Predicted 3D model of a 109-nucleotide RNA (SAM riboswitch aptamer (S box leader)) from Alteribacter lacisalsi. Model confidence (mean pLDDT): 85 of 100. The organism belongs to Alteribacter, within Bacteria. Rfam family: SAM riboswitch aptamer (S box leader). Rfam's curators write: The SAM riboswitch is found upstream of a number of genes which code for proteins involved in methionine or cysteine biosynthesis in Gram-positive bacteria.
[in-house]
Formats: sequence, C1' cells, structure tokens
RNA sequence: CUCUUAUCGAGAGUGGUGGAGGGACUGGCCCGAUGAAACCCGGCAACCGCUGACUGUGUAAGUCAGAAGGUGCCAAAUCCUGCAAAGCUUAGGCUUUGGAAGAUGAGGG
Repeated sequence: CUCUUAUCGAGAGUGGUGGAGGGACUGGCCCGAUGAAACCCGGCAACCGCUGACUGUGUAAGUCAGAAGGUGCCAAAUCCUGCAAAGCUUAGGCUUUGGAAGAUGAGGG
C1' cells in the first nucleotide's frame, strides 16, 4: 500500500510543556489567546491477548466479570454532507434507507 471481516448516536481532565492552528477530503458548519496542533501525565473502552467464574463430553464454542499486556480513543452522530432510491414539499428544501469515502481492531497478501 492492498484484500477480507467486525464496529463506528455510549464513554474519557478546571493537569503540565507548548505557542496557532484544528475538526481526513468537498461544500457547509464549528472549535481555538477564557490557549489549536504536538509531547508528557491522567483517563475511557474492552477489538486482540491475558486472568477468573459459569454453560459444555471437550485444549471446540459461548456468556459474564476484571483490567497488570498490544493497539485504539478522550468537542459536536464518523459534526453534517458528497452517490442512489423511496416518501413529503409550490419552491427552497426535509425525512428515511442503502451505498461511497473515512477511522479503528483482527486476520491475510
């Protein structure tokens, strides 16, 4: 980089350093000197792994709990949107569903 698959409306700081940017991209709309990014500390969660209990003939499989390991995450629904369909609407537009794109985990090339 790419393929498969699962998930994406929950959760997470009145901390330190730092100094202007950030929310992937488009168009919006937002966040930011009452301090952005980044780093550190702290935290959340439970995808993988691990531990315990239980179901089970079972070193299969599953359920529940935990949190010391590997990732991840910590404004707003993945902030909304982009393509298609259906419904509604005088119009502008609105709603729902699916998809695309993206993110993260696990496995493969």